RNA sequence: CCGCGCGGGAGAGUCCGGACACGCGCCGGACGCCGAAGGAGCAACUCCUCCCCGGAACCUCUCAGGCCCCAGGACCGCGCGGG
Numbered sequence: 001c002c003g004c005g006c007g008g009g010a011g012a013g014u015c016c017g018g019a020c021a022c023g024c025g026c027c028g029g030a031c032g033c034c035g036a037a038g039g040a041g042c043a044a045c046u047c048c049u050c051c052c053c054g055g056a057a058c059c060u061c062u063c064a065g066g067c068c069c070c071a072g073g074a075c076c077g078c079g080c081g082g083g
Stems, first nucleotide, its partner, number of pairs: 001082008013031006032067003038063001039061003045055002
């Protein structure tokens, strides 16, 4: 540095219509919103004598993804394995 397992892990919705077992959820539409999978961009910084090249964010964009729960989830902790 990479992978696996376990634990923790945030953010963001309303209106209309439909079916229904009429309460939530689900399906469709409209507008709105979130960012911490991934992606993209700038770039402090880093590498180098210097420049170039390279690396580079939880900053920015929101393509993707997400806006009950589940799932996912950057990142953190512990354990194991590999390079």

Model confidence (mean pLDDT): 81 of 100. Predicted 3D model of an 83-nucleotide RNA (Glycine riboswitch aptamer) from uncultured Pseudonocardia sp. Rfam family: Glycine riboswitch aptamer. Rfam describes the family as follows. This family represents the bacterial glycine riboswitch. Its family is annotated with glycine biosynthetic process in the Gene Ontology. The model forms 91% of the base pairs in the Rfam consensus. Lineage of the source: Bacteria > Actinomycetes > Pseudonocardiales > Pseudonocardiaceae > Pseudonocardia. The RNAcentral record of the sequence draws on MGnify.